Predicted 3D model of a 166-nucleotide RNA (Lysine riboswitch aptamer) from Candidatus Excrementavichristensenella intestinipullorum. The source organism's lineage runs through Bacteria, Bacillati, Bacillota, Clostridia and Candidatus Excrementavichristensenella. The RNAcentral record of the sequence draws on MGnify. The coordinates come from a structure-prediction model, not an experiment, and the mean pLDDT is 78.

RNA sequence: GAUAGAGGCGCGUGGUGCAUCAGUACGCCGGCGGAGCCCAUCAAGGGGCGGGGAGGCCGGGGGAAAGGGCGCCAUGCCGAAGCGGGCGGCUGCUUGAGGGGCCGUGCGCUGGGCGCCGGGGCGAACAGCCCGGCGACUGUCACAAUACACAUUGUGGAGCGCUAUC
Numbered sequence: 001g002a003u004a005g006a007g008g009c010g011c012g013u014g015g016u017g018c019a020u021c022a023g024u025a026c027g028c029c030g031g032c033g034g035a036g037c038c039c040a041u042c043a044a045g046g047g048g049c050g051g052g053g054a055g056g057c058c059g060g061g062g063g064a065a066a067g068g069g070c071g072c073c074a075u076g077c078c079g080a081a082g083c084g085g086g087c088g089g090c091u092g093c094u095u096g097a098g099g100g101g102c103c104g105u106g107c108g109c110u111g112g113g114c115g116c117c118g119g120g121g122c123g124a125a126c127a128g129c130c131c132g133g134c135g136a137c138u139g140u141c142a143c144a145a146u147a148c149a150c151a152u153u154g155u156g157g158a159g160c161g162c163u164a165u166c
Base pairs, nucleotide, nucleotide: 001166002165003164004163005162008078010077011076012075013074014073015072016071017070018069026062028060029059030058031057032056036049037048038047039046041097042096043095044094045093081110082109083108084107086105087104088103089102090101091100111138112137114135115134116133117132118131119130120129122128140157141156142155143154144153145152146151
């Protein structure tokens, strides 16, 4: 340097079913009401609806979806992958601002999963995600001690690591 492997509630992707989203959004009918309302936020422009009754409220009968979650199946894998922020592109009527989503790129951090606490934005949510802290567990290597030489215990480091073969 190349190849092949290991860590387990292991990581990701797709499909599928279920619950949730939610009796919500939305549309129809009736009543009240009386001038504005909608195109995600702000500004400008443009467009659509509205005294033939808008927005809003009440009642009636209808009634979703996406994202996220869980199970199953298939599949790619073991920096698997995730996160952060920088750059570039696309994006919701147009432009600008802020901010969200997706894709690419390279840089930095994290061995892995779990539990608890605190905080944060997204989110319907107590789920999930992110940040920080704590705790034990687990795998790996190093050092030390013990040992019936099986292995055990303690301390510590990080995957740019570890093991095997060439």